The RNA shown here (small-subunit ribosomal RNA) has 1408 nucleotides and comes from an uncultured prokaryote. Its mean pLDDT, the model's own confidence on a scale to 100, is 83.
């Protein structure tokens, strides 16, 4: 920085990822070097080697095999050899290596103190080493034990031990006197007295002495010894300061805290003892619990900090466990030592042995951590005079990708963009210049060769010099030369030769976050840091291409810092997101007015000193570069000491009045305690009047009441509460205080300027008040009123309402200690525009005086600036700008819980966790959406009416159900006489069966030319077959070819299979509801607002006005069609009013365009005109005219979008599925089934009706395979024959209801017409499953329909017939049109039911 809360925003907050790292492990691969690292677990247990020795120049002693001599043979002798191997003695064994148990300490880090102290070995000075002496090892004998390991006895040397001398000097006592000095003491000097040494070893030499080639005292040289002094180096002890968690450890201590005396130490010191005294520590965290080596550093971070203490250094601590001392310069001692204790060996069972947290190595833990390696060559160490010896310190190798750093796996050149894979819109893209080819290279790796390189200098021997010395001996040093030595390792490194030859993986690819498509697969396998993918197209799972990264490594897990300003010194925050203790008093601490002077603690400069080295940093240098080394340098931000400064804090001393208090006056006020009092009202008691209800409630019941309520009088008891006044009015710290009088008592306010002189502000602990309820004692009780009862509601009502009523409410006194104890907003001081109310006091003009006005203090509201705030909102009563104290918070659940303390009688309180879960939980705001929320409004949406559905029969679509099959789809309005405007075949999709397989149908290749078709057979047809019996040698041309057909062949056709949730296209619905939006501007951090809100007003977001908006778009309206008046053109097939002509009749015929029509084209209506109302507006009522008035009536037009709404079966199309079948042909059945439900409809139940005779008026249609006139038959249906019509000409065609005349007489009928029977009639190839008509018989429910529900506001409902598409017929009562005849009612808008604006909550938002 990013991801994640929400539709959407801002914020708050947590989770999680990008980075860096590591002693790590795991998965998957693995070529080479170099440098480093490697039990983080069981400081478990441990077999085996080996890791500490040396010194014969301290000391005595001293083998043996084995060789050789000799001998008859042993024994002896020489030699192995003064050698091994032990002993005595010295020095080492306290370093060096390893581990981190324990320790919260003076352990450890750093300054410091030691005047309280020690220091072998070295170094330098100085100084001495005189003379004796008795002993025990080794050996030796004897002896005990299995052993380990003793015992007695006996001999012996010393650089082993031990006395005496000698004592400059130490050291201890006395006592002088000088210096310093932290006053405790020290240091030098000098005097008295006491104590205290020692050792020899090797070489060499003869100058002195003695024997005398030469040797010894001896000299010298060197190691060693003694003693004192110094330095070095090492230890030891003391102290400030600094570094972990827990208060749910708060008190804790008897050698504790001090003194005296003494021990005891190298030394101080209760270190230890004895008396003595009561100390000592503790919120600045004693004491007790956990954990934990501590630093240098290491990571990491921009610092600051945070975690951390592997390798490497520095201390510390431990060495199987506890404890204890020996020795020694140091130890209470890893490879000593004693004594317990575990273990684990060995044993003759008596009784020993052992200590890998040394280097390997085993076993065991464990996710995990190497070789039982070489060497002492180099570096270091011990011992030695040295030579050397030892040395698992070290140095090398060796295992291991565990880290970090080089190399490499080739390099140019190659385009037919080979092949093969994936993809694919089939064109083509990718892989990829990648391969192949070609033309180099030759690192690493292999063979050979070289390479005694480099790492080494000391010791030695020889020679110079120089020094000690008597010295050409020796020795110390320094230079030459000689010679000797290498584990690594034939190793680095070089040279040659080989051949592109032997050397890539791994992790990811939805976003964070660089990287994309195929195919499986199908809420399955699975992914998976968070978000969150997988329910049939998954860029998220597997698998492939193919891509990104990073590279001998790459991922994964698991740890630390980072981002996390998410614990905030740097750098957060508390009104509502988590957070102000309920309030006050008031301790410890924090802070703190003004002048002055002085002090130097903070503070600030400066100097020294130290802050190991390594590391980090920055210049240089070596390995080929790096990594690694290696040099200098800077740096270590700290502590110490000194030396100034003297502003500001502190201290100290002075002085001031503004803070703060204290007097004086004055008045307001439900401020608190205690005492009396007052009157309404409510219950109750008693008594009078008086009668049947009263009382509750939405509507009753329980209750009360004829034993007299209720309702009214009057009396009387009792208790509690205080109406009106009363007011965002007023007092209190807060809880909270309300008639009225009295008394005690607090605070605060205004004046007044007299005293004090920072006397102050804040407060962890601490006390103390503290509402309601509830507790404990005792009292009181009217009303009220948890619990309870009992009535109601209710699906249920442990509730709301009702009747009743107990604790309790009220007093006293004592607990309890919490509240949304709120302003959700600690306290105090300052300063930072205003306007406007109110309570208390003052003050000014002015006036007799009061009001009214100005103005000042202190309280209590509202509103608003600048500012703050995420926003809402705060705004001098701050949530603004600062200071100073307090208390609180750190994601959400578990949990304000457990457990412990504390308090409390008891409820219960105060302190307060964690395991386990989640990605969130939240504040505020924003646009919807909803609400049995609010306002307006509008619709056949109620309501007024009028006529149905729902009962019955019948038709008809669904549902169930049945069947081989009853194909399929539509399901709340917005499926259900719907797709389907026409199911016997066919349609059609279904079932049985029976037949084909490049197909019934498309294209393309290259063949043939007939092919159809009739006809015979067989079959239920499709289809096979025959005779070639007829009929033919195909059609068209620009002669390229092209159609037509038959086979065959290859890519494929074919699918009404599936997914309508992949889709396109139409559609249906909300709704023909007035809305949905867009630019710029503006406001808002931002979603978004505005605009479109508001005031009219309208069928409309229709118009007007206002307005931070102004405009604009899709819709509304209007333009378009029709239907109502008219004119004007024209006049056939229409029409006929005046002429003329014929007829039984008829515009029939001349002829006319008047008129109806007919079509075309105009005119009318626009609130245009009047009058009121309205804001001078828009408009809204009424009138006038007019055929027709406020959109005239009817259509057609459907915004943004909402149902994943319908359709994959109209079409079309992704994706998947079948291919002798899910294709396609055919016959038959089937969609017409029938207990059964539901919707839609037709007819009816009659008299406003039914039959029957007569009489009258329409329109839109439609017609050649078609309408079909006359005319004949037939009771009908229909037949027959056929005129005129392709149609304002013909024909369909009689319209019905209604008028009129008679019949029925209220019934299951002269209502109804089901259903059955028979008898015909048409259509068809064919009416049996299964058609429609017609005649005649039959004559079924049904007598106005429960609950409940549909339509309709005018030419509408309602009734009445007419047509037409579909169509061979028809299931047409269906739909879609036409006219006729022709109504009722709307007070209104509260209610149901859709909608539309504004407005309000909201924990919803797939949205009630």
């Nucleotide at each position: 920085g990013a991801g994640u809360u929400u539709g959407a925003u801002c914020c708050u907050g947590g989770c999680u990822c990008a980075g860096a790292g590591c002693g790590a492990a795991c998965g998957u691969u693995a070529g080479c070097g170099g440098c480093g690292c490697g039990c983080u677990u069981a400081a478990c247990a441990c077999a085996u080697g080996c890791a500490a020795g040396u010194c014969g120049u301290g000391c005595g002693a001293g083998a043996a095999a084995g060789g050789g001599c000799u001998u008859c043979a042993a024994c002896c002798c020489c030699u192995g050899a003064g050698u091994a191997g032990a002993g005595u003695g010295g020095c080492g064994c306290a370093c060096g290596g390893g581990u981190g148990c324990g320790u919260a300490a003076c352990a450890c880090g750093u300054a410091g103190g030691c005047a309280a102290u020690c220091u072998a070995c070295c170094c330098u000075c100085a100084u001495g080493a005189g003379g004796g002496g008795g002993a025990c090892a080794a050996c030796c004998a004897c002896u005990c034990g299995a052993a380990a390991g003793g015992g007695u006895g006996g001999c012996u040397a010393a650089u082993a031990c031990c006395g005496c001398a000698u004592a400059a000097g130490a050291c201890c006592a006395c006592a002088g006197a000088c210096c310093c000095u932290u006053c405790g003491g020290g240091g030098a000097c000098a005097g008295c007295g006491g104590u205290c040494a020692a050792a020899g070893g090797u070489g060499g030499c003869c100058u002195c002495u003695c024997c005398u080639u030469g040797g010894a005292a001896g000299c010298u040289a060197c190691c060693g010894c003694u003693u004192g002094a110094g330095g070095a180096u090492g230890a030891a002890c003391c102290u400030g300061c600094g570094g972990c968690c827990c208060a749910u450890c708060a008190g804790c201590u008897u050698g504790u805290u001090g003194g005296u005396a003494a021990g005891g130490u190298a030394a101080u010191g209760g270190c230890u003892u004895a008396c003595c005294a009561a100390g000592g520590c503790u919120a600045a965290g004693a004491c007790g619990g956990g954990u934990a080596g501590c630093u240098g550093g290491u990571c990491u971070g921009a610092g600051a900090g945070g975690a951390u203490g592997a390798u490497c250094a520095g201390c510390c601590a431990c060495a199987c466990u506890g404890g204890c001392a020996c020795u020694g310069g140091a130890a209470c001692a890893c490879g000593g030592g004693c004594c317990a204790g575990a273990c684990u060996c060995c044993u003759a069972c008596g009784g020993g042995a052992g200590g890998c947290a040394g280097c390997a190595g085993u076993g065991g833990g464990g996710a995990a951590u190497c070789u039982u390696g070489g060497a002492c060559a180099a570096u270091g160490g011990g011992c030695g005079a040295a030579a050397g010896c030892c040395u698992g310190a070290u140095c090398c190798a060796g295992c291991g990708a565990c880290g970090c750093c080089g190399c490499g796996u080739g390099a140019g050149u190659g385009a037919u963009g080979a092949a093969g894979g994936c993809c694919c819109u089939c064109g083509g893209g990718u892989u990829g210049u990648a391969a192949a080819g070609c033309u180099c290279u030759g690192u690493u790796g292999a063979g050979a060769g070289g390479g005694a390189a480099g790492a080494a200098a000391a010791a030695u021997g020889c020679g110079c010099g120089u020094u000690c010395a008597a010295a050409u001996a020796g020795g110390g040093c320094g230079c030459g030369u000689a010679c000797u030595u290498g584990a690594c390792g034939g190793u680095a490194c070089c040279u040659c030769u080989u051949u592109a030859g032997a050397a890539a993986g791994c992790a990811c690819c939805g976003g964070c976050u660089a990287a994309c498509u195929c195919u499986g697969u199908g809420c399955c396998a699975g992914c998976a840091g968070c978000c969150g993918c997988g329910g049939u197209a998954a860029g998220a799972c597997a698998g492939a291409g193919g891509g990104u990264g990073c590279a001998a490594a790459c991922g994964u897990u698991g740890c630390u810092c980072g981002g996390a300003a998410u614990u905030a010194c740097u750098g957060g925050g508390c009104g509502u997101a988590a957070a102000g203790c309920g309030c006050g008093u008031g301790u410890a601490g924090g802070c703190g007015g003004a002048c002055c002077g002085g002090u130097a603690a903070g503070u600030c400069a400066g100097a020294u000193g130290u802050g190991a080295a390594a590391g980090c940093c920055c210049u240089g240098g070596g390995c080929u570069c790096a990594a690694c080394c290696u040099a200098g340098g800077a740096a270590c931000u700290g502590c110490a000491u000194u030396u100034g400064a003297a502003a500001c804090u502190g201290c100290c001393g002075g002085u001031c009045u503004u803070g703060a208090g204290u007097g004086g006056u004055g008045g307001a006020g439900a401020g608190g305690g205690a005492a009396g009092u007052g009157g309404a009202a409510u219950u109750c008691c008693u008594g009078g009047u008086g009668u049947a209800g009263a009382g509750g409630u939405g509507a009753a019941a329980u209750u009360c009441g004829u034993a007299g309520a209720u309702a009214u009088c009057a009396g009387g008891a009792g208790g509690a509460a205080c109406a009106c006044c009363g007011g965002u009015g007023g007092c209190g710290a807060a809880g909270g205080c309300g008639g009225c009088u009295u008394c005690c008592u607090g605070g605060a306010c205004a004046c007044u300027u007299a005293c004090u002189g920072a006397c102050g502000c804040u407060g962890a602990g601490a006390c103390g008040c503290g509402a309601a309820a509830g507790c404990g004692u005792g009292g009181g009780g009217a009303g009220c009123a948890a619990a309870c009862a009992g009535g109601a509601u209710u699906a249920g009502a442990u509730a709301c309402c009702c009747u009743g009523g107990u604790a309790g409410u009220c007093c006293a006194c004592g607990c309890c200690g919490u509240a949304a104890a709120c302003g959700a907003u600690g306290g105090g001081c300052a300063c930072u525009a205003g306007g406007u109310g109110u309570c208390g006091c003052g003050g000014g003009u002015a006036u007799u005086g009061a009001c009214c006005c100005c103005c000042g203090c202190g309280g209590u509201g509202c509103c608003g600036u600048a500012g703050c705030u995420a926003a809402c909102g705060c705004g001098u009563u701050a949530a603004g700008u600062g200071c100073c104290c307090c208390g609180c918070c750190u994601g959400g659940g578990g949990a304000g819980u457990a457990c412990g303390g504390c308090c409390g009688c008891a409820a219960g309180g105060c302190u307060a966790a964690a395991a386990c879960u989640c990605a969130a939980a939240g504040g505020a705001a924003u646009u919807g959406a909803c609400g049995g929320g609010g306002g307006c409004c509008c619709g056949c949406a109620c309501a007024a009416g009028c006529g149905g559905u729902g009962g019955a029969g019948c038709a008809u679509g669904u549902g169930g159900u049945u069947u081989a099959a009853u194909u399929c789809g539509a399901c709340g309005c917005a499926a259900c006489g719907c797709g389907a405007a026409g199911a016997a075949c066919c349609u059609u999709a279904c079932c049985u069966g029976g037949g084909c397989u490049a197909g019934a149908c498309a294209a393309c290749a290259g063949u043939g030319g007939a092919c159809c078709g009739c006809c015979c057979u067989a079959g239920a047809g499709a289809u096979a077959g025959g005779c070639c019996g007829c009929c033919u040698u195909c059609c068209c041309u620009u002669c390229g070819g092209g159609g037509c057909u038959g086979a065959u062949g290859c890519a494929c056709a074919g699918g009404u299979g599936c997914u309508g949730c992949a889709u396109g296209g139409c559609u249906g619905u909300c709704g023909u509801c007035a809305g949905c939006u867009c630019g710029u501007g503006u406001c808002g951090u931002g979603a978004g607002a505005u605009g479109u809100u508001g005031g009219g007003u309208u069928a409309a977001g229709u118009c007007c006005c206002g307005c931070a908006a102004c405009g604009a778009g899709c819709g509304c309206a209007a333009c378009c069609c029709u239907c109502g008046u008219u004119c004007c053109u024209a006049g056939u097939u229409g029409c006929c009013a005046g002429c003329g002509g014929a007829u039984c009749a008829u515009g029939c015929c001349g002829g006319g365009g008047a008129c109806u029509c007919u079509a075309g084209g105009g005119a009318g209506a626009c609130u245009g005109c009047c009058g009121g109302u309205g804001u001078c507006a828009a408009a809204c009522c009424g009138g006038a005219g007019g055929a027709a008035g406020g959109u005239g009536g009817g259509g057609a037009u459907g915004a943004c979008g909402u149902c994943a709404a319908g359709u994959c079966a109209u079409c079309a199309u992704g994706g998947c599925c079948c291919u002798u079948a899910c294709g396609u042909c055919c016959a038959g059945g089937g969609c017409u089934a029938c207990a059964c439900a539901c919707g839609u409809g037709c007819c009816a139940c009659a008299a406003u009706g039914g039959g029957u005779g007569g009489g009258a008026c329409a329109a839109u249609g439609g017609g050649g395979a078609c309408c079909g006139a006359c005319c004949g038959g037939g009771u009908a249906a229909c037949c027959g024959u056929g005129a005129g019509g392709c149609g304002a000409u013909c024909c369909u065609g009689u319209a019905a209801a209604c008028c009129c005349g008679g019949c029925c007489c209220c019934a299951g009928u002269u209502c109804g017409g089901a259903u059955u029977g028979u008898a015909g009639g048409c259509u068809g190839c064919a009416a049996u499953u299964c058609g429609c008509c017609u005649g005649c018989a039959u004559g079924a429910a049904g007598u106005u329909g429960g609950a409940a529900u549909c339509g309709c506001u005018a030419g509408u409902a309602a009734u009445c017939g007419u047509g037409g598409a579909u169509c061979a017929g028809c299931u047409a009562c269906g739909c879609c049109a036409c006219g006729g005849u022709g109504a009722a009612u709307a007070c209104g808008u509260u209610c149901c039911c859709g909608g539309g604006c504004c407005u309000u909550g909201u924990a919803c938002a797939c949205a009630c």